RNA sequence: GGGCGCAUGAUCGCUCCGGCCUAGGCCGGAGAGGAAAGUCCGAACUCCGCAGGGCAGGGUGGUUCGUAACGCGAACUGGGGGCGACCCCGAGGAAAGUGCCACAGAAAAUAUACCGCCCCGGCUUGCCGGGGUAAGGGUGAAAUGGCGAGGUAAGAGCUCACCGCUUCCAUGGUGACAUGGAAGGCAUGGCAAACCCCACUCGGAGCAAGACCAAAUAGGGGAACAAUGCUGCGUCUUAUGGCGCAGCUUAGGGCGGCCCGUUCGAAGUUCCCGGGUAGGUUGCAAGAGGUGGUGGGCGACCAUCAUCCCAGAUAAAUGAUCAUGGCCCCUUUCGGGGUACAGGAUUCGGCUUAUAGCCCGCUC
Numbered sequence: 001g002g003g004c005g006c007a008u009g010a011u012c013g014c015u016c017c018g019g020c021c022u023a024g025g026c027c028g029g030a031g032a033g034g035a036a037a038g039u040c041c042g043a044a045c046u047c048c049g050c051a052g053g054g055c056a057g058g059g060u061g062g063u064u065c066g067u068a069a070c071g072c073g074a075a076c077u078g079g080g081g082g083c084g085a086c087c088c089c090g091a092g093g094a095a096a097g098u099g100c101c102a103c104a105g106a107a108a109a110u111a112u113a114c115c116g117c118c119c120c121g122g123c124u125u126g127c128c129g130g131g132g133u134a135a136g137g138g139u140g141a142a143a144u145g146g147c148g149a150g151g152u153a154a155g156a157g158c159u160c161a162c163c164g165c166u167u168c169c170a171u172g173g174u175g176a177c178a179u180g181g182a183a184g185g186c187a188u189g190g191c192a193a194a195c196c197c198c199a200c201u202c203g204g205a206g207c208a209a210g211a212c213c214a215a216a217u218a219g220g221g222g223a224a225c226a227a228u229g230c231u232g233c234g235u236c237u238u239a240u241g242g243c244g245c246a247g248c249u250u251a252g253g254g255c256g257g258c259c260c261g262u263u264c265g266a267a268g269u270u271c272c273c274g275g276g277u278a279g280g281u282u283g284c285a286a287g288a289g290g291u292g293g294u295g296g297g298c299g300a301c302c303a304u305c306a307u308c309c310c311a312g313a314u315a316a317a318u319g320a321u322c323a324u325g326g327c328c329c330c331u332u333u334c335g336g337g338g339u340a341c342a343g344g345a346u347u348c349g350g351c352u353u354a355u356a357g358c359c360c361g362c363u364c
Base pairs, nucleotide, nucleotide: 001360002359003358004357006325007324008323009322010321011320012319014031015030016029017028018027019026020025033341037352038351040350041349042348043347044346045206046205047204048203052260053259054258055257057202058201059200060199061198062076063075064074065073066072077091078089079088080087081086092197093196097195098194099191100190101189114137115136116133117132118131119130120129121128122127123126145163146162148160149159150158164186165184166183167182168181169180170179171178172177210282211281212280213279220273221272222271223270224269225268229248230247231246232245233244234243235242236241252264253263254262255261289308290307291306292305293304294303295302296301326339327338328337329336330335
């Protein structure tokens, strides 16, 4: 790093599918997981009246790939840990701004002088006053880039070499970045899993989604708003006018919150109270599916060929008994004991958590 995670047989019992025969049976086939758990992410699918732009809000955060997609996986880069095989990462920005760093300490970033060191003056000879200093010591998680030399009154990037940092150039790389060279004494730390800035990205609700059938009730009660408008065509009529179709459009409603916009809407739209039904069928399992071969790729994975069908319940199905065996433990032997975590409900890809024990491979 990968795999298995009890096996087989008999009898009785349970669920589904198919066939036969008939109203109750027969035959055949199939029947829980690596996590079915958590409900943390991502989707498929269904519905919401066409789902667009912006703001707010959320998510992710090195680079490049993989994937239906992801907050997942692979490889690499940078940092950290380990003797090592390898493992971990809270990995964009602190020079846009705001904020925080308790206590201790002189002082915690527009930072300062406690002890100390040096110079001058005074004098009671170890004290006082003034000036300079931040190399040494102390405090602390962290104290004016680090170490060495020179220099200095004593010191300091004050100067120099090396390292660190910043900028530019060259080479390699898809890239993050690495290596080398040159120039510059150079911003005084940490925290953004603090607010924030930057880059990318994001409709909503969910199988109790939905669809159909049957039945029942009280075709119940109330409130608000608004309209009975315009245009075109056709038709009836003596005409006014009526009817039908189409378009525009008001109130109001819908589109995750808000705005714009858009959409439904010519008769209604919305809200509140109350009552009835909660039955049946479907969705419901053939899939981004499993297995094997071949090819491509460092890898995740992809392509192609062949082959297989492995739960579909609905108060919820796989259980009980017997026998044999596997594995583990104890025992001199006979023999005895144990066999983990744990059970679908739309499906799938991940992550996280639980797990007695066994096997295989590679490496230090």